Molecule: Glycine riboswitch aptamer
Organism: uncultured Robinsoniella sp.
RNA sequence: GAUUCGGGAGAGAGCGGAACGGAAACCGCCGCCGAAGGUGAAAGCUGCAGGGCUAAACUCUCAGGCAAAAGAACCGUAUC
Numbered sequence: 001g002a003u004u005c006g007g008g009a010g011a012g013a014g015c016g017g018a019a020c021g022g023a024a025a026c027c028g029c030c031g032c033c034g035a036a037g038g039u040g041a042a043a044g045c046u047g048c049a050g051g052g053c054u055a056a057a058c059u060c061u062c063a064g065g066c067a068a069a070a071g072a073a074c075c076g077u078a079u080c
Stems, first nucleotide, its partner, number of pairs: 001080003005076003012030001014029004031066003037062001038060001040058001044053003
C1' cells in the first nucleotide's frame, strides 16, 4: 500500500412540473451537510530578494451527500 470482515457521523422522504404504488432518475427553484476524492495555505525549511517546498479531522463546498439502501474519513481484525 491492497483486500476480507465488523463498527462508522452530519444535513429537506424540500417546493412546483410531468410521471408514478413509493423512492430514485428528468426540468425549474431554494435551504443545508462534510468523513470518498479534490482546493487552499500555517508553523517550519530554503533563498540576497522576488519567491519555492509544505499537514490535517482545519478550510472551500468543485465533486459528493441530505428517509432506507449504497457510499463513507477513521478504528479494530485477518491475509498478501